[in-house]
RNA sequence: GCCGCGAUAGCUCAGUGGUAGAGCGCUUGCCUGAAGAGCAAGGCGUCGGGUGUUCAAUUCACCCUCGCGGCA
Repeated sequence: GCCGCGAUAGCUCAGUGGUAGAGCGCUUGCCUGAAGAGCAAGGCGUCGGGUGUUCAAUUCACCCUCGCGGCA
């Protein structure tokens, strides 16, 4: 330099045009002498950045940034 894959909650990841989710973690309450376990409640998010297409974009197109892999 070229090609491919990826970037979504604190972490690991789903979702692939029509209200953004799960597990774990975290917070609060119940329980306990106190904790743990259990039960109940709470989503804690500019969907990496920009432009475009569309009535509507996390999803499609293009550019950029970062990460991983391959080729040279």